[in-house]
Context: one part of a larger RNA
RNA sequence: UUGGGCGUAAAGGGCGUGUAGGCGGGUUCUUAAGUCAGAAGUGAAAUCCCUCGGCUCAACCGAGGAACUGCUUUUGAAACUGGGAAUCUUGAGUGCGGGAGAGGGAAGUGGAAUUCCCAGUGUAGCGGUGAAAUGCGUAGAUAUUGGGAAGAACACCGGUGGCGAAGGCGGCUUCCUGGACCGCAACUGACGCUGAUGCGCGAAAGCGUGGGGAGCAAACAGGAUUAGAUACCCUGGUAGUCCACGCCGUAAACGAUGGGUACUAGGUGUAGGAGGUAUCAACCCCUUCUGUGCCGAAGCUAACGCAUUAAGUACCCCGCCUGGGGACUACGGCCGCAAGGCUAAAACUC
Numbered sequence: 001u002u003g004g005g006c007g008u009a010a011a012g013g014g015c016g017u018g019u020a021g022g023c024g025g026g027u028u029c030u031u032a033a034g035u036c037a038g039a040a041g042u043g044a045a046a047u048c049c050c051u052c053g054g055c056u057c058a059a060c061c062g063a064g065g066a067a068c069u070g071c072u073u074u075u076g077a078a079a080c081u082g083g084g085a086a087u088c089u090u091g092a093g094u095g096c097g098g099g100a101g102a103g104g105g106a107a108g109u110g111g112a113a114u115u116c117c118c119a120g121u122g123u124a125g126c127g128g129u130g131a132a133a134u135g136c137g138u139a140g141a142u143a144u145u146g147g148g149a150a151g152a153a154c155a156c157c158g159g160u161g162g163c164g165a166a167g168g169c170g171g172c173u174u175c176c177u178g179g180a181c182c183g184c185a186a187c188u189g190a191c192g193c194u195g196a197u198g199c200g201c202g203a204a205a206g207c208g209u210g211g212g213g214a215g216c217a218a219a220c221a222g223g224a225u226u227a228g229a230u231a232c233c234c235u236g237g238u239a240g241u242c243c244a245c246g247c248c249g250u251a252a253a254c255g256a257u258g259g260g261u262a263c264u265a266g267g268u269g270u271a272g273g274a275g276g277u278a279u280c281a282a283c284c285c286c287u288u289c290u291g292u293g294c295c296g297a298a299g300c301u302a303a304c305g306c307a308u309u310a311a312g313u314a315c316c317c318c319g320c321c322u323g324g325g326g327a328c329u330a331c332g333g334c335c336g337c338a339a340g341g342c343u344a345a346a347a348c349u350c
Stems, first nucleotide, its partner, number of pairs: 003322004007304002012318001014201004021194003025088007033081002035077008049065006091191001092188003095184004103177007110154001114150008125136002162169002206247006215241002220236004258317006266295011299306002323350003332343004
């Protein structure tokens, strides 16, 4: 490579957007590039295959045939694919009417808690642990009351609840803004799916400049523990954590499960909507769409398990794997301020 695969054995890109490309709904007409049929030419010889023959046989050699599955030209066919024209509405989108949401950005604002400062009351302890000690406290701590300041995070509600493509998003109010869902069928008329490269987003940590700094807390210091204790425990504590702008571009970025479409028993919970039945009304009940869970049929699976939110049955497109180590490495290239990231071997070895 042909294959076979990718939840857990190696393997789904962190996520989106979208270029090229690949693939693509119904009907009619047309074309004849693909496709199919016929004919002609060509397809050297040798080789392979078949039948004869020559060396005592065979290998080997000779003769004849078949074959050379291909290419070119030409004549036709028109179902399918492709091209052209027209048309349709179910795919897709728009419109109109609704309700839901921690979706995003900005500004403002609230209470509890914590720490610090000031003042009052008050006196000898507080704190901490397995037990202690370091530490704090008669220069008045801890506790408690009143006042003030600061920063960060938002108890209850809160829910295998919601929203978002993923990362992720949670006090309240206002402004700006994205998406999804339901209903109606007015409009467009295949405008679709996927997506190499590209572009954008992307937790935490880290980096640059300037702010901020309550609590927490790498590093660090001290106290314990211990044979030791560069730890676990305790007392402190700086970067950092927060904000603005700019980088970084990684992760167990996980559902360890790429996206799309269609089909294939059910049961039960929950979130958002619509319709029906019923009612004084709200529930309840039934149907249906979308999401999110659990349990399970067939089927699948090495098993575990998955099972209309598939890991079932199929098709389309992308990414990736090909024994372990060496190696999420070296070298080179590209990117980065750096840290490093992306791409990615070989020798050798089992």